The part of an RNA shown here (large-subunit ribosomal RNA, domain VI) has 271 nucleotides and comes from a Spirochaetota bacterium.
Taxonomically the source falls in Spirochaetota (Bacteria, Pseudomonadati).
It was read from a public genome assembly.
The coordinates come from a structure-prediction model, not an experiment, and the mean pLDDT is 89.

[in-house]
Context: one part of a larger RNA
RNA sequence: CGUUGGAUGGUUGAGAGGAUCUGCCUUUAGUACGAGAGGACCGAGGUGGACGAACCUCUGGUGUACCGGUUGUUUCGCCAGAAGCAAGUGCCGGGUAGCUACGUUCGGAAGGGAUAACCGCUGAAAGCAUCUAAGUGGGAAGCCUACCUCAAGAUGAACCAUCCCUGGGGCUUCGAGCCCCCUUAAGGAACCAGGAAGACUACCUGGUCGAUAGGCUGCAGGUGUACGCACGGUAACGUGUUCAGCCGAGCAGUACUAAUCUUCCGUGAGG
Numbered sequence: 001c002g003u004u005g006g007a008u009g010g011u012u013g014a015g016a017g018g019a020u021c022u023g024c025c026u027u028u029a030g031u032a033c034g035a036g037a038g039g040a041c042c043g044a045g046g047u048g049g050a051c052g053a054a055c056c057u058c059u060g061g062u063g064u065a066c067c068g069g070u071u072g073u074u075u076c077g078c079c080a081g082a083a084g085c086a087a088g089u090g091c092c093g094g095g096u097a098g099c100u101a102c103g104u105u106c107g108g109a110a111g112g113g114a115u116a117a118c119c120g121c122u123g124a125a126a127g128c129a130u131c132u133a134a135g136u137g138g139g140a141a142g143c144c145u146a147c148c149u150c151a152a153g154a155u156g157a158a159c160c161a162u163c164c165c166u167g168g169g170g171c172u173u174c175g176a177g178c179c180c181c182c183u184u185a186a187g188g189a190a191c192c193a194g195g196a197a198g199a200c201u202a203c204c205u206g207g208u209c210g211a212u213a214g215g216c217u218g219c220a221g222g223u224g225u226a227c228g229c230a231c232g233g234u235a236a237c238g239u240g241u242u243c244a245g246c247c248g249a250g251c252a253g254u255a256c257u258a259a260u261c262u263u264c265c266g267u268g269a270g271g
Base pairs, nucleotide, nucleotide: 001153005164006163007162008161009160010159011158015150016149017148018147021049022048023047024046025045026044027043033038051107052106053105054104055103059101060100061099062098066094067093068092069091070090071086072085073084074083075082076081111145112144113143118138119137120136121135165270167181168180169179170178171177182268187265188264189263190262191207192206193205194204195203212258213257214256215254216253217252218251219250221247222246223245228241229240230239231238232237
């Protein structure tokens, strides 16, 4: 821009893409078959491999914005306690969320249709025979479906529900024409707080009729028992207070802070 008024939400599916794998074990059954040796079809159940998808409960990884330990050195006057730096975390031990695989769950199935090779039924030409000439049945990991995803620019532009608009005048080349006044709805956008969305954009949530983010409070979770003081010890240190203190992203609650105020687009019933 189109889809012949505008808009919001929900569908249909022409069409397109993805997937399509397979081993072993048990059973049927030591049965059918076979002199024996050996040893099934068909059917039923279980368990794997590779591949793929989703997810983070578990097991791990990462986690330079969390906690702790610790070496050297500098500073805060000193002690104590802290902070900075050590090649872009000084080193080390752990680790929330998120992201992840080595982790977890799931998938290929079943079914239907038309067929290939092939196997048939009935059956003439050709008194027989013949699956074929008329007619008709079966038959594959393949084909069309079925499963998952996208999908009406499918210009053949689909469908459903709901919402909105019911003014006046002048000019005219009489054109779905031009101009002025009034009115601008439903809805959308801008702007802002953000996000399990994201390069930007888009998408989604929220904007005081509010839990959108921050803060605060509580909880979960991580680290591992803070500082100070007291007691014990010559001291290093230990014990108590104290499963303390601190704490990023998690889950709730709470308007304390910030989403203020507002502006613009979109019209007037539709050849």